[in-house]
The RNA shown here (small-subunit ribosomal RNA) has 1427 nucleotides and comes from an uncultured bacterium.
RNA sequence: GAUGAACGCUAGCGGCAGGCCUAAUACAUGCAAGUCGAACGGAGUAGCAAUACUUAGUGGCGGACGGGUGCGGAACACGUAUACAACCUGCCCAUUACACGGGGAUAGCCUUGCGAAAGUGAGAUUAAUACCCGAUGGUACUGCGAGGAGGCAUCUUUUUGCAGUUAAAGCUGAGGCGGUAAUGGAGGGGUAUGCGUCCCAUUAGCUAGUUGGUAGUGUAAGGGACUACCAAGGCGACGAUGGGUAGGGGUUCUGAGAGGAUGAUCCCCCACACUGGUACUGAGAUACGGACCAGACUCCUACGGGAGGCAGCAGUAGGGAAUAUUGGGCAAUGGACGGAAGUCUGACCCAGCCACGCCGCGUGCAGGAAGAAGGUCCUCUGGAUUGUAAACUGCUUUUGUACGGGAGGAAAAAGCUCUUGCGAGAGUAAUUGACAGUACCGUAAGAAUAAGCAUCGGCUAACUCCGUGCCAGCAGCCGCGGUAAUACGGAGGAUGCGAGCGUUGUCCGGAUUUACUGGGUUUAAAGGGUGCGUAGGCGGGUGUAUAAGUCAGAGUUGAAAGGCAGUCGCUCAACGAUUGUAAGGCUUUGAUACUGUGCAUCUUGAGUGUAUUGGAGGCAGAUGGAAUGGGUGGAGUAGCGGUGAAAUGCAUAGAUACCAUCCAGAACACCGAUUGCGAAGGCAUUCUGCUACGAUACAACUGACGCUGAGGCACGAGAGCGUGGGGAUCAAACAGGAUUAGAUACCCUGGUAGUCCACGCUGUAAACGAUGGUUACUCGAUGUUUGUCUGUAUAGAUAAGUGUCUAAGCGAAAGCGUUAAGUAACCCACCUGGGGAGUACGACCGCAAGGUUGAAACUCAAAGGAAUUGACGGGGGUCCGCACAAGCGGUGGAGCAUGUGGUUUAAUUCGAUGAUACGCGAGGAACCUUACCUGGUCUAGAAUGUGAGGGAAUUGAGCAGAGAUGUUCAAGUUCGCAAGAACCCGAAACAAGGUGCUGCAUGGCUGUCGUCAGCUCGUGCCGUGAGGUGUUGGGUUAAGUCCCGCAACGAGCGCAACCCCUAUCAGUAGUUGCCAACAGGUCAAGCUGGGGACUCUACUGAGACUGCCUACGCAAGUAGAGAGGAAGGUGGGGACGACGUCAAGUCAUCACGGCCCUUACGACCAGGGCGACACACGUGCUACAAUGGGCGGUACAGAGGGUAGCUACUCAGUGAUGAGGUGCCAAUCUCGAAAGCCGUUCUCAGUUCGGAUUGCAGGCUGCAACUCGCCUGUAUGAAGCUGGAAUCGCUAGUAAUCGCAGAUCAGCCAUGCUGCGGUGAAUACGUUCCCGGACCUUGUACACACCGCCCGUCAAGCCAUGGAAGUUGGGUGGACUUGAAGCUGGCAGGUUCAAUGCCAGUUAGAGUUAAACCAAUGACUGGGGCU
Repeated sequence: GAUGAACGCUAGCGGCAGGCCUAAUACAUGCAAGUCGAACGGAGUAGCAAUACUUAGUGGCGGACGGGUGCGGAACACGUAUACAACCUGCCCAUUACACGGGGAUAGCCUUGCGAAAGUGAGAUUAAUACCCGAUGGUACUGCGAGGAGGCAUCUUUUUGCAGUUAAAGCUGAGGCGGUAAUGGAGGGGUAUGCGUCCCAUUAGCUAGUUGGUAGUGUAAGGGACUACCAAGGCGACGAUGGGUAGGGGUUCUGAGAGGAUGAUCCCCCACACUGGUACUGAGAUACGGACCAGACUCCUACGGGAGGCAGCAGUAGGGAAUAUUGGGCAAUGGACGGAAGUCUGACCCAGCCACGCCGCGUGCAGGAAGAAGGUCCUCUGGAUUGUAAACUGCUUUUGUACGGGAGGAAAAAGCUCUUGCGAGAGUAAUUGACAGUACCGUAAGAAUAAGCAUCGGCUAACUCCGUGCCAGCAGCCGCGGUAAUACGGAGGAUGCGAGCGUUGUCCGGAUUUACUGGGUUUAAAGGGUGCGUAGGCGGGUGUAUAAGUCAGAGUUGAAAGGCAGUCGCUCAACGAUUGUAAGGCUUUGAUACUGUGCAUCUUGAGUGUAUUGGAGGCAGAUGGAAUGGGUGGAGUAGCGGUGAAAUGCAUAGAUACCAUCCAGAACACCGAUUGCGAAGGCAUUCUGCUACGAUACAACUGACGCUGAGGCACGAGAGCGUGGGGAUCAAACAGGAUUAGAUACCCUGGUAGUCCACGCUGUAAACGAUGGUUACUCGAUGUUUGUCUGUAUAGAUAAGUGUCUAAGCGAAAGCGUUAAGUAACCCACCUGGGGAGUACGACCGCAAGGUUGAAACUCAAAGGAAUUGACGGGGGUCCGCACAAGCGGUGGAGCAUGUGGUUUAAUUCGAUGAUACGCGAGGAACCUUACCUGGUCUAGAAUGUGAGGGAAUUGAGCAGAGAUGUUCAAGUUCGCAAGAACCCGAAACAAGGUGCUGCAUGGCUGUCGUCAGCUCGUGCCGUGAGGUGUUGGGUUAAGUCCCGCAACGAGCGCAACCCCUAUCAGUAGUUGCCAACAGGUCAAGCUGGGGACUCUACUGAGACUGCCUACGCAAGUAGAGAGGAAGGUGGGGACGACGUCAAGUCAUCACGGCCCUUACGACCAGGGCGACACACGUGCUACAAUGGGCGGUACAGAGGGUAGCUACUCAGUGAUGAGGUGCCAAUCUCGAAAGCCGUUCUCAGUUCGGAUUGCAGGCUGCAACUCGCCUGUAUGAAGCUGGAAUCGCUAGUAAUCGCAGAUCAGCCAUGCUGCGGUGAAUACGUUCCCGGACCUUGUACACACCGCCCGUCAAGCCAUGGAAGUUGGGUGGACUUGAAGCUGGCAGGUUCAAUGCCAGUUAGAGUUAAACCAAUGACUGGGGCU
């Protein structure tokens, strides 16, 4: 785009068309084929009659047309073109001739019999245009002849002679209508032939009336159509035979076309009429509304027997997704009959139903902004949109309604008059309309009577809100939906089309996705394993002939309708009319370039010859040495062998190793190569014989002899099979030993088939260059093999091979590139999404194994190629890091502290969970905190703001209660002149509140990779593109740090630097800090005057840059205990964290979208809980002791804190602490070291180690230490004697060790955290390994990226399918038995004919039977697909 459509929603009108695609299923009822009295007799009605009318029957014509359907049929059925010298033809037309005489019946009617009926028998009587006989007759037919002409083989035609055979009908109104014979025409039919006409080769052979001949039979007619005889043919790869499917054509749809699909309506042809068969009648039938027989079904029946055939029009049932009225009329057109009037006509013309289709019209038009109301949305005092839309004003009236008018379709025929020889013609007046009072026209009122459907994620025009929450649902493909869905459902809005709009089915297109036009085959699917060769296809130069192909002209056909173009008619259009036009087929005439064919000729293709030459080419026979294994002998002793390490195995009965000698079989080191040969498979010691082949040179010979090659034939690695040999090595199976979780493997020790030979089979391989063969053409460079030529010879040329690189070109790219995958020609083979599957079935081959050929159901939306970027690798290279190693100290064992899991509980609130949770949020859980639990309470609420009004604020007290709370009383009356101000209470109202959920809706903040060196951009260049280049390479660095090179040149975020602390110095400034010199002064003391020198404080600067030297290097830079310097190569430390990753963490810091709760999931209070305890883990503290514990003495920090505070000092207490008391809002006062050092004691023990646990007595904080605080004293004195597997930190002022301070804080569960200083090591060979990371490269089937992907079995469900003892059904052919009707033949009988009877043949049908085929089903069973 189309549709005979169907379904859903919707629907105003008209025109033109269309309407059972399924059950060729079954049919109630009515109608669809009759007509003629001018063929006939009779009967009846009317009439007095004449006569008129009606018609059962005889007779004639028509029922073979018209109408329906598409069963069958793959065929001369259809289409097209021919032929009939092989035929028929009623009615019609033309022409010729004729129609004489006679006869016997019969239906009807009448009488009568049988039967339920349908129907039927007998007798009597009767007519014809019914039937019969005779005559006549011809251009008819038959037989025998004669002559002419023609053609197409048999022959045809014409003239003519003789003999034989066959005709007729009447009626009448007297006009006419008919009859017979014959010829011709028209139209209709029959037969035959060429060409065209679906799928399957998993249908390859078929055929006995088969093919042909002769003679017959039969027919309208040719013919094996049929019969007899004779011959053995005929068809088939150009697809016979068989199976399946199907009415064919004109056409219709689509398409640029070529094609593909189609065969409704209309037209032509065919076939069929319940199923099958058969003939009769007839001009015509094997007959839709005729007959007979058989069968199935239905109906009637008195049970004896009968009747029927809608695939005619309506209609019914059924089937189905689905298809209409039991309508009107013969007015028109057409048909039958008739002389005509006319009758009949479900053909036809009309109407009805149905949006089924096409076409047309309408549902109004113009103005109208307060941009109304309402709806919807939003960033919500407002805006946007619906939207000029509505309202409102003006206008119009198609359609509809009402009323009025009102067609065309009708022409006649027949009558009458006239003309005419006959057909016929002219004139005249009348009659005839189903549709239908319809189309059309006019008038009237009035916007009045008239809009929906689908869609809105992309393709694809059109977007928002709400609901839902992987549910419900959507979906053509991709895909949407798991709490913010433009994708589901609703709404608003929008888009598209519009009386329709969507959905579904089907066909073509897009699809160059079967490729003729117009595709491919190295790697995507696809080159046969290789050759020889049949058919076939294709084929070199020249001449000539021909004219098959080809081209041109002409003729003919190509029905109409349809299509196309022009014109015209319905108001337009659809629709219709008319004119013109076409592809194709056939015939004929011509042309001859090309192709074909015949003939002749040529040499360049091909082949032959001669000469030279090459090679692991093949076959056969000989032959050699090394190695291996074995035998014998010698000599010799304890192991050998084997592996990652071992063991099995061999060996004191003497192995292995060594020597000598003998035997056996198999394979041929070096040469040896990107070498050579062969068609491929393949071929290697050497020699000989036989044999095949290639190359080169010459140009002697043949003269296109060529190329390819479906089938076919041959060859064809290895494994395997058969028979017979052989058997050294190696070695499937097998055995043992190892390895392992296992190890039916990899490794080891053995070992049989086999490996070898001969003969035969198999026929496959990643049989690969994954690249069929032949020929020609198209730049080069450089190797190599063989041959030839040359004057230059280490060179050049040429031919044939064999390699590498490359131009053009090709290719998706990788790549190919004279050895093409380039440019062309010819031939063969093969491909058409993945899986199922190279499977099943069938067939062929094979001894078997198996091979060749080779599907479908079902299932998926991909499978695949090449390349790209990443990621990954038990790939490679380079490099780094407390990563390993080298060290030091820990953890893991004990007790305790703390966090977590688990368990428990009324609650043990919540979060954090590998690294990157677990002394984490928490830098302070007794109440509070607190979020949890129990109980008691409140509801505009516990908090804040506005706030009418009231009151100073405030303080004290009582009662009830656990308290919240409730309630009662007392005191008090601020400031200001005032207005008012501060403070408190506070009704109503407006804003509540939520540590409830979602960190996967978010912001912010944070962890980690990682302080790793990376991550990108602009322009250019390369690539079809993804993308690359830059950023890679060579060096170098801590570093993408820098240098050099380079189709790149630059730039950004990171690195580094800039900032802070610290190490040195300088300047400036000196108080609360400092004190060298001067002075004073103390027991002592910067205590004082003073000073700025020093330390220090805190501000500003300097300083370090590989700057200098040496060596190496192009440079960057590196090395040097170098120089100098406080510091040296980033001096040390901190802050600082690229693009990004982990949907990492946090809704419980805070903020925030959405959702949820609102007398509760909010709020208050008391008590409890967060502190539980069989256990498990993490992080720590203290220890286990002598490098130590106890006691005494003694020394030195830094950084911080302090007024609800730190507190000197004094006193009391063993002490925690208390009582007094001074200074300090701090460089001023105050809090303050420990290890260390000097002595002494303990002497290796569960101790003078260790301190858990517990008792008692105290102290402190605080409303309050029971659950559940810290501290002191005293007593008690547990485990633990250095910690398994494993594991952590650290590279220098570091580890280790020692103490100090601070935050939080009433107090403290702090052994934590954050800082501070004191003392102060060891080790690093090095980068193989473990972990993590960076760069380059490589492979990849990964991309959620190896924690990936993914294979097979098993378990379970579903689906289709193969096999299967069988079972059931179907069609077809065969054999046998039987055999209706009819027809044909014969016989009997019959006066003749007919009928009848009998026999034979043919045959539908029925029965029996064997087998093949197809389908369904089948216990069980095989594999396959999906989940």
Rfam family: Bacterial small subunit ribosomal RNA. Its family is annotated with ribosome and structural constituent of ribosome in the Gene Ontology. The RNAcentral record of the sequence draws on ENA and SILVA. The coordinates come from a structure-prediction model, not an experiment, and the mean pLDDT is 82.